[in-house]
């Protein structure tokens, strides 16, 4: 000096919907994107009949599988702190 984990602070969106249950328990409908996950532009690599084709390939974009839609909790991301290791 760089990266990861840990602790603390900040941290958006979307029904306190309907039925149901001892229970936010289960089901239904409508929604949201910022855990995680899917998809991919340039570029790179390979093949080729030189036209293209295949592989690879980022995001807060995209999908909405997962997750979420009162509060609390969680939360990408940002900031701070301590210890150990590389």
């Nucleotide at each position: 000096g760089g990266g990861g984990g840990c602790u603390c602070c900040g941290g958006a969106g979307a029904a306190u919907c309907u039925c149901u249950u001892a229970a936010a328990u289960g089901a239904g409908u409508g929604c949201c994107g910022a855990a995680g996950g899917u998809g991919u532009a340039a570029g790179g690599c390979g093949g080729c009949u030189c036209g293209c084709c295949g592989c690879u390939g980022a995001a807060u974009c995209u999908c909405u599988c997962a997750g979420g839609c009162a509060a609390a909790a969680g939360a990408a991301c940002g900031g701070a702190g301590a210890a150990g290791g590389c």